[in-house]
RNA sequence: CUUAUCAAGAGAGACUGAGGGAUUAGGCCCGAUGACGUCCGGCAACCUCCUUUAUGGAAAGGUGCCACUUCCUGCAGAAUGGUUUCAUUCUGAAAGAUAAG
Numbered sequence: 001c002u003u004a005u006c007a008a009g010a011g012a013g014a015c016u017g018a019g020g021g022a023u024u025a026g027g028c029c030c031g032a033u034g035a036c037g038u039c040c041g042g043c044a045a046c047c048u049c050c051u052u053u054a055u056g057g058a059a060a061g062g063u064g065c066c067a068c069u070u071c072c073u074g075c076a077g078a079a080u081g082g083u084u085u086c087a088u089u090c091u092g093a094a095a096g097a098u099a100a101g
Stems, first nucleotide, its partner, number of pairs: 001101006011040001013039003019030003024074004041066003046062002048058003051054001070095001075092007
């Protein structure tokens, strides 16, 4: 850079000990009833493997993942309501994450 996916799923364990939810801003949350992280455990099935080739099966290996939709919004458009530009909903984009090439 290209393509695909991002609303499902995953512990009442051990260690540790203060911050954490990518970045920036706002919001909303998690956290001494121990978060985050590490280990163990688990989930999924992109690569992989099997076959009766399909709305199929497996999970040893390479990754990934295990609060909140990618926690939500930010940009553009539409609808509805309100009418000193606000709220809600929907669609798309941007940014990001993961896999394969």